A computed fold for a 73-nucleotide RNA from Brachybacterium kimchii, annotated as transfer RNA. Its Rfam family is "tRNA". It is annotated as a transfer RNA. NCBI's taxonomy places the organism under Bacteria, Actinomycetota, Actinomycetes, Dermabacteraceae, Brachybacterium. Model confidence (mean pLDDT): 82 of 100.
[in-house]
RNA sequence: CGCGGGGUGGAGAAGCCGGUAUCUCGCCAGGCCCAUAACCUGGAGACCGAGGGUUCGAAUCCCUCCCCCGCCA
Numbered sequence: 001c002g003c004g005g006g007g008u009g010g011a012g013a014a015g016c017c018g019g020u021a022u023c024u025c026g027c028c029a030g031g032c033c034c035a036u037a038a039c040c041u042g043g044a045g046a047c048c049g050a051g052g053g054u055u056c057g058a059a060u061c062c063c064u065c066c067c068c069c070g071c072c073a
Base pairs, nucleotide, nucleotide: 002071003070004069005068006067007066010025011024012023013022019056027043028042029041030040031039049065050064051063052062053061
């Protein structure tokens, strides 16, 4: 250099046949309890690696670039 996979809240993952982002853990508050854990309820937190394009509309499609992992040499 070439090929393949990946980058999404603090962490791990889903969503990738275009229609406003879901789940688990964690965090905060409240409830329950003598109390803690467990359990229940609510909340904050990601505009999706960066930029551009297509579209009424892009995490999703197209282009360029960055980063990580693997394969070939």